Predicted 3D model of a 353-nucleotide part of an RNA (small-subunit ribosomal RNA, central domain) from an uncultured bacterium. Model confidence (mean pLDDT): 83 of 100. The RNAcentral record of the full RNA draws on Greengenes. Rfam family: Bacterial small subunit ribosomal RNA. Its family is annotated with ribosome and structural constituent of ribosome in the Gene Ontology.
Context: one part of a larger RNA
RNA sequence: CUGGGUGUAAAGGGAGCGUAGACGGUAAAGCAAGUCUGAAGUGAAAUCAUAGGGCUCAACCCUGUAAUUGCUUUGGAAACUGUUUAACUAGAGUACCGGAGGGGCAGGCGGAAUUCCUGGUGUAGCGGUGAAAUGCGUAGAUAUCAGGAAGAACACCGGUGGCGAAGGCGGCCUGCUGGACGGUAACUGACGUUGAGGCUCGAAAGCGUGGGGAGCAAACAGGAUUAGAUACCCUGGUAGUCCACGCCGUAAACGAUGAAAUACUUAAGUGUUGACACCCUAAGGGUGUCGGUGCUGCCGCAAACAGCAGUAAGUUAUUCCACCUGGGGAGUACGUACGCAAGUAUGAAACUC
Numbered sequence: 001c002u003g004g005g006u007g008u009a010a011a012g013g014g015a016g017c018g019u020a021g022a023c024g025g026u027a028a029a030g031c032a033a034g035u036c037u038g039a040a041g042u043g044a045a046a047u048c049a050u051a052g053g054g055c056u057c058a059a060c061c062c063u064g065u066a067a068u069u070g071c072u073u074u075g076g077a078a079a080c081u082g083u084u085u086a087a088c089u090a091g092a093g094u095a096c097c098g099g100a101g102g103g104g105c106a107g108g109c110g111g112a113a114u115u116c117c118u119g120g121u122g123u124a125g126c127g128g129u130g131a132a133a134u135g136c137g138u139a140g141a142u143a144u145c146a147g148g149a150a151g152a153a154c155a156c157c158g159g160u161g162g163c164g165a166a167g168g169c170g171g172c173c174u175g176c177u178g179g180a181c182g183g184u185a186a187c188u189g190a191c192g193u194u195g196a197g198g199c200u201c202g203a204a205a206g207c208g209u210g211g212g213g214a215g216c217a218a219a220c221a222g223g224a225u226u227a228g229a230u231a232c233c234c235u236g237g238u239a240g241u242c243c244a245c246g247c248c249g250u251a252a253a254c255g256a257u258g259a260a261a262u263a264c265u266u267a268a269g270u271g272u273u274g275a276c277a278c279c280c281u282a283a284g285g286g287u288g289u290c291g292g293u294g295c296u297g298c299c300g301c302a303a304a305c306a307g308c309a310g311u312a313a314g315u316u317a318u319u320c321c322a323c324c325u326g327g328g329g330a331g332u333a334c335g336u337a338c339g340c341a342a343g344u345a346u347g348a349a350a351c352u353c
Base pairs, nucleotide, nucleotide: 003325004324005323006322007305008304012321014201015200016199017198021194022193023192025088026087028085029084030083031082033081034080035077036076037075038074039073040072041071042070049065050064051063052062053061054060091191092188093187094186095184096183097182098181103177104176105175106174107173108172109171110154114150115149116148117147118146119145120144121143125136126135162169163168206247207246208245209244210243211242215241216240220236221235222234223233258320259319261318262317263315264314268296269295270294271293272292273291274290275289276288277287278286279285280284300308301307326353327352328351335346336345337344338343
C1' cells in the first nucleotide's frame, strides 16, 4: 500500500463557508474519449509454463507450442460513464402568506440583593467553626430605620422546554439584523452532495493599551487542624472576573458518535414543542400531516455494555472528507510556520517491554 476499522479497545478535524478535485436526478437525439468486439503489426533472445527429444538418470542441453495480460494502426457496437444539443420537475433554490423562539448587534430602563458613605435609635458584643482562634467593636460595631453612591448579576416563570453551525444564548422595552419551520405550488430548471488547501467563527484561562472595580477570588498573609499541612476549614486579600479595542486558538470544544449528506426499514408504546388540515358534545378534546426534542422497547446490530434501536451504533445502495495501525520514549526532540509572550500547529528516532 492493500485490507480492516474509528460511541466506550488506537482512531471523527472544535465549528462553519467554500476553491480545486471526487461523486451526481428523469427522458430523448447525436458523437465515440472511456468501455466492448473483429483484424493487422509489434511485444528480441534466454528465462517461466507445456508437449516431446538428447547426455545410463537428474541437474543440464535441444526442438515445437503456449504465454508475453502491453502498445500502435484500423473496421465496427452504443447499454453504461463522458461529451454536445434541445427538453422535464420528483433534488435544490426563489416568490407569497403565517405563526414560534434566552439566535446576533446597539441603545435605553427596572427592581431585589450585596458592599461602602452620611444621619437617627441603641449597647456590648459581633463574626466564625466540628470546636476555636486570627479578624471587627466603647474612637459606639453587630442589629434596626431613613437617605445617598457604586459595580456586577438578573430570583420566581424555568421545563431531559426554546434558539443557534459550533463555542454559546435568560430581567424589561426599542431599533437594526441572520436562520429554521409550516402552508400555497406561482417562478428558475440539476443550479446538487462533499470538500485537500484556503478563509471565517471559536468557552474558560492568559497577554497588550486604556477604563472600571460592589461581590467573589488564583497568588499572598494570618488563624486553626495535623506527626507535618507549602492543603481541605476560618479571617483577610492582589491579579483576574466587568467594559472598549487588539491578540491568543486551546478544552472531557462530548452525543467521547464527521457531513453528511441521501434514500430505505412497516414492530410498537408514551411524553413534550412549532405550524397546518379536518371533526366534535368546543375556555376544551379527538384524528391526521410536516418539522424539532425526550423516554421505553422488537427486528437487526454489537466482543461486551442496566448498550444503539426511524434523532441507529440497523439494512441496502452510494458519495466525499478527516483519522487509526502494540505499550513506553512523546504530543517530547529537531526543523518549519504563527504568536508580544505564554505557547500553539506540524511532528520523529535511538532505546526499551